RNA sequence: GGGGGCUUGGUUCAAUGGCAGAACAGAGGUCUCCAAAACCUUUGAUGUGGGUUCGAUUCCUUCAGCCCCCG
Numbered sequence: 001g002g003g004g005g006c007u008u009g010g011u012u013c014a015a016u017g018g019c020a021g022a023a024c025a026g027a028g029g030u031c032u033c034c035a036a037a038a039c040c041u042u043u044g045a046u047g048u049g050g051g052u053u054c055g056a057u058u059c060c061u062u063c064a065g066c067c068c069c070c071g
Base pairs, nucleotide, nucleotide: 001070002069003068004067005066006065007064010024011023012022013021018054026042027041028040029039030038047063049061050060051059
């Protein structure tokens, strides 16, 4: 220099164009003499910018970061 893959709550992962979900973690509560465990409730996310579309996590594209391959 060229090519490819990935980026979603704090973490690990779903969601193939139509209301963004789960588990764990966090907060509150029930239970308990106290605590743990268990159970109930709850906060919180689509890397950045642009484009296509009635509608984008999803399709196209710029940039950023990480990883792999070729030279």